Large-subunit ribosomal RNA, domain II from a Lachnospiraceae bacterium, 679 nucleotides, folded computationally. The prediction has a mean pLDDT of 84. The full RNA is in RNAcentral, with records from ENA. Taxonomically the source falls in Lachnospiraceae (Bacteria, Bacillati, Bacillota, Lachnospirales).

Context: one part of a larger RNA
């Protein structure tokens, strides 16, 4: 990893409840006898249980009782059905569907490893160092002291046996369950080491590390208790058919368990439920609004403060300041309301419409992480594929078509069968079924095919304004003068450095006490303004479609791709096709209703789970069978059936087996890091 075997709701008891059958106000017999064909079975056996009467604690009473003083009240009762037996389900007590800890207690069994201790033994080349003592000298008053020599101490010194394990390398399915290479420390000692002996698990030993006590140590191993317990995790075996959830609430030392309710399901029983519509209600939500509580924006007022004058000290005046209450103005609120909906909810002995959808009661459940998405909201940063309430849809537990791919989105709920239409969503140029389909107009940015504040003579559409054939925008020629160099200022200020004045005046077609360069200051150039030329629109400002910039990221140009200028996007208008397991066509199979029954209507997606009907395996009863002319089991096979499954025919194979009726289960396996074997 495959294959093949084994592998998990089972028995006992008493209980409830449902069917089934026997007897019935009564059901029943245990034990045990007897007696038989020795499996069982018949008959006997009425001990006993349950019922048929209930009430109180009792005692007692009894169709009643109890409570009580009560003859009230009021609690339980009575107004007839059990019972044994069988089959099914569930609960209960037993290990109780099955495998699985760490752990816990009893006896035991280990000191051949290993700590430590005792007793006896033994080891420990070879080198150095040279303590005390004494022995001579020196020296002293004697001492102390110094040299020399001898002397052989030391948890001394170098280093091999042996012993230990500092650092690296190797080795990590090792040569090895701890080693091997190179270095490394100790090496007379607190030294190594035979052997033999002691401590023993709620304990021992421990130069102390939770170290060691047989490759085992925060408590050894072994057998037992023991199927310990496990609100955790894994698995838990044929098939159809009909229904079909939950992920909530309330409690819990409860939050990944549970109890009851809530939602499923079967079976009884009643008769309601449901939806519109009408009529009748209660409310304070969106909104709105400021009449209240608060917030709050400007302005008037004004009490009052500050500041100045005044003043001996006050009075008074006075104010580019502040400023309560008050007018007034433009605003805001989940815990604001003078007001206020649409829904949603409540009633109805009104009406309509649908029909089991509704209720009670019995048995059986599973749910108690729930996820995304619209809508209104809290929290959060008006963050999250965040979190927490409501509502609604989906997915769980639902495939099918669409969004390139996809749990929760959009369309649509699959009973089987078709090489038949028809349509949804969402499409129609190629992958890719179906429009290289039509009319008007947008875009030019590959916008489409990712974004923002601001930015711009991109271009479409509309509103409004000015000037215009008495001739405008633009261009091109000519003029743009005088008082004046206005007055101040100033070193100079002349239209142009500042600073008043500039609605000063003249002459003009027109020409500013002057719109920009430019001079030191004039000068020049220019504009405004005006005449001519030209001939027909020209400006400005607001709305609005579409587009442009603002735009930088990591596999690979990222519209699903090719590729488009429509095959892009908006709007309108008329039209076609394609497209799903919807719809419908023809055939079939079930379920379930309905006294038109071979009919006729509806239904038949489905996880937990309820309910139902089968199908195989062994085995016992009984009947009926097959079988050396070849059972059983294999192998092969184009047949049967609505599934589990079932036949015949051939081949092997060599001695049992098969069908029907009905019971009895060690009764199905692909999983459980299942268990044995094989490969």
């Nucleotide at each position: 990893u495959c294959c093949g075997g084994c592998g998990a709701g089972u028995u006992a008891c008493g209980c409830u409840u449902a069917c089934u059958g026997g007897c019935a106000a009564g059901g029943u017999u245990a034990a045990g006898c007897a007696c038989u064909a020795c499996a069982g079975g018949u008959g006997c056996g009425g001990a006993g249980c349950c019922g048929a009467a209930g009430g109180g604690a009792a005692a007692c009473c009894a169709a009643g009782u109890c409570u009580u003083a009560a003859u009230a009240g009021g609690g339980c009762c009575a107004u007839g059905a059990g019972u044994c037996a069988g089959u099914a389900a569930g609960a209960g007590u037993a290990g109780a569907c099955c495998c699985g800890a760490a752990a816990c207690c009893g006896g035991g069994u280990g000191a051949u490893c290993u700590a430590u201790c005792c007793a006896u033994g033994u080891c420990c080349a070879g080198g150095u160092u040279g303590a005390a003592g004494c022995g001579g000298g020196a020296g002293u008053a004697a001492a102390a002291u110094c040299c020399c020599g001898u002397g052989g101490a030391g948890g001394a010194c170098c280093g091999a046996a042996c012993g230990c394990a500092c650092a690296u390398c190797c080795g990590u399915u090792g040569a090895a369950a701890a080693g091997g290479g190179u270095g490394g420390c100790g090496a007379u000692g607190a030294g190594g080491u035979g052997u033999g002996g002691a401590u023993a698990g709620g304990g021992g030993a421990g130069a102390a590390a939770u170290u060691c006590c047989a490759a085992u140590c925060g408590a050894a191993c072994c057998c037992g208790g023991a199927g310990a317990u496990a609100g955790c995790u894994g698995g838990u075996u044929c098939u159809c058919c009909u229904c079909g959830a939950a992920a909530u609430a309330g409690c819990u030392u409860u939050a990944g368990g549970g109890c009851u309710a809530g939602c499923c399901u079967u079976g009884a029983u009643g008769g309601a439920g449901u939806c519109u519509c009408a009529u009748g209600g209660a409310g304070g939500u969106a909104g709105a609004g400021c009449a209240c509580u608060g917030a709050a924006u400007u302005u008037c007022c004004u009490a009052g403060g500050g500041g100045g004058c005044g003043u001996c000290a006050a009075a008074g005046c006075u104010u580019a300041c502040c400023g309560a209450a008050g007018a007034a103005u433009a605003u805001c609120a989940a815990a604001c309301u003078c007001c206020g909906a649409a829904u949603g909810c409540c009633a109805u002995g009104g009406a309509g419409a649908u029909g089991c959808u509704c209720a009670u009661c019995a048995g059986g459940a599973g749910u108690c992480a729930g996820a995304c998405u619209g809508c209104a909201c809290g929290a959060g940063a008006u963050a999250a594929g965040u979190u927490g309430g409501g509502u609604g849809g989906u997915c769980a537990a639902a495939a099918g078509g669409g969004a390139a791919a996809a749990a929760g989105c959009c369309c649509a709920g699959a009973c089987c069968u078709a090489c038949a239409g028809c349509u949804a969503a969402g499409g129609u140029c190629c992958c890719c079924a179906a429009g290289u389909a039509c009319g008007u107009g947008u875009u030019a940015a590959g916008u489409g095919g990712a974004a923002a504040a601001g930015g711009a003579u991109g271009u479409g559409g509309g509103a409004u304004u000015u000037c215009a054939a008495a001739g405008a925008c633009a261009a091109c020629u000519a003029g743009g003068a005088u008082g004046u160099u206005g007055g101040c200022u100033c070193a100079g200020a002349a239209g142009c450095a500042g600073c008043c004045a500039u609605g000063c005046a003249u002459u003009c077609a027109a020409a500013g006490a002057g719109u920009g360069c430019g001079u030191a200051a004039u000068a020049g150039c220019u504009c405004a303004c005006u005449a001519g030329u030209c001939g027909a629109g020209a400006g400005g400002u607001c709305c609005u479609g579409c587009g442009c910039c603002g735009a930088a990221a990591a596999u690979g140009u990222c519209c699903g791709g090719g590729g488009c200028u429509g095959a892009a996007a908006c709007a309108c208008g008329a039209c076609a096709c394609c497209g799903a397991a919807g719809c419908u066509u023809a055939g079939g199979a079930a379920u379930c209703a309905u006294g038109u029954a071979u009919a006729u209507g509806a239904u038949u997606g489905g996880u937990a789970g309820a309910g139902g009907a089968g199908c195989a395996u062994u085995c016992u009863u009984a009947g009926a069978g097959a079988g050396a002319c070849g059972a059983a089991g294999c192998c092969g096979u184009a047949c049967c059936g609505g599934a589990a499954g079932g036949a015949g025919c051939g081949g092997u194979g060599g001695a049992u087996u098969u069908c029907u009726a009905a019971g009895a289960a060690g009764a199905g396996a692909g999983a459980a890091u299942g268990c044995c074997g094989g490969a």